């Protein structure tokens, strides 16, 4: 250098082109208890950056960042 995968919450992962992007844990607040744990219920909290198609892009396209995996 080629060529190929990923890239969404702190962290693991959903989402056919079409509702406010969702769950699990994890933080925090509440219930709970004699304190507490478990359990229950609530918040918070994201689409890698930039352009194109599109009536509508997390999803297709392009280019560029980043990790990776192969070849030279």
């Nucleotide at each position: 250098g080629g060529u190929g995968a990923u890239g969404u919450a702190g962290c693991u992962c959903a989402a056919u082109g079409g509702a406010u992007a969702g769950a699990g844990c994890a933080a925090c607040g509440g219930c709970g208890u004699g304190c507490g744990a478990a359990g229950c219920c609530g918040u918070c909290g994201a689409u890698g950056a930039g352009a194109g198609u599109u009536c509508g892009a997390u999803u297709c396209u392009c280019u560029c960042c980043a990790u990776u995996a192969u070849c030279u």
Model confidence (mean pLDDT): 80 of 100. This is a predicted structure of a 72-nucleotide RNA (transfer RNA) from Reticulibacter mediterranei. The organism belongs to Reticulibacter, within Bacteria.